The prediction has a mean pLDDT of 81. Predicted 3D model of a 72-nucleotide RNA (transfer RNA) from a Longimicrobiales bacterium. Rfam family: tRNA. Rfam classes the family as a transfer RNA.
RNA sequence: GCCCUCAUCGUCUAACGGCUAGGACGCCAGCCUUUCAAGCUGGUAAUCGGGGUUCGAUUCCCCGUGGGGGCA
Numbered sequence: 001g002c003c004c005u006c007a008u009c010g011u012c013u014a015a016c017g018g019c020u021a022g023g024a025c026g027c028c029a030g031c032c033u034u035u036c037a038a039g040c041u042g043g044u045a046a047u048c049g050g051g052g053u054u055c056g057a058u059u060c061c062c063c064g065u066g067g068g069g070g071c072a
Stems, first nucleotide, its partner, number of pairs: 001071007010025004018055001026044006048064005
C1' cells in the first nucleotide's frame, strides 16, 4: 500500500429496512431476613463520526476514525 472483517447501555451480547433498541452481569431502590449473602420485584443506561438511498436506517451505500485478520 491492497483486501476482508468488526464498532450497540459501565461490561458481555441480541435485533427480515417497520422497536418503547431486547437479554445477562453490574449499579440504584424496595421486599424478604435479627443482619449479611442468596432470592424476588421495580428502576438505571447504548447504536463510533459525517454524508447518501428510502415514506422509514442499528440494519443498505460512500468517506473518515479506531480494533482484528490476510497478502505484499